A computed fold for a 110-nucleotide RNA from Psychrobacillus vulpis, annotated as SAM riboswitch aptamer (S box leader). It was read from a public genome assembly, where an Rfam model found it. Model confidence (mean pLDDT): 85 of 100. Lineage of the source: Bacteria > Bacillati > Bacilli > Caryophanales > Psychrobacillus.
């Protein structure tokens, strides 16, 4: 970096330090010098994969539990919408559903 695959309505703060932009992208809307984003340092949430304990199975599953490692995460539903299809409204717009398409993170392969 590529492919495959689960999962994205939940949860989680402070301080230094920088100094202007930042939320992937595009159109909106937010955040942001009252200092945002970003780096550290503590800290916290989570259970993706290993490990470990209990039940079950009986040579290897399957649910449960804690949080040792590896990772992830810590503003808004993935902040919404981005294409299709249905419903409602109806002249139409607006709206809701489901699905894709793109992003994010784990494991697994190349």
């Nucleotide at each position: 970096u590529u492919c495959u695959u689960a999962u994205c309505a939940a949860g989680a703060g402070a301080a230094a330090c920088c100094g202007a932009g930042g939320g992937a992208c595009a159109g909106g809307c937010c955040c942001u010098u009252u200092g945002a984003c970003g780096u550290u340092u503590c800290g916290g949430c989570a259970a993706c994969a290993g490990a470990u304990u209990c039940a079950u199975a009986u040579u290897a599953u399957u649910g449960a539990a804690a949080a040792c490692u590896g990772u992830g995460c810590c503003a808004a539903u993935u902040c919404c919408u981005g294409c299709a299809a249905g419903c409602u409204a109806g002249u139409a717009u607006c709206g809701c559903u489901u699905g894709a398409a793109a992003g994010a993170u784990g494991a697994g392969a190349a």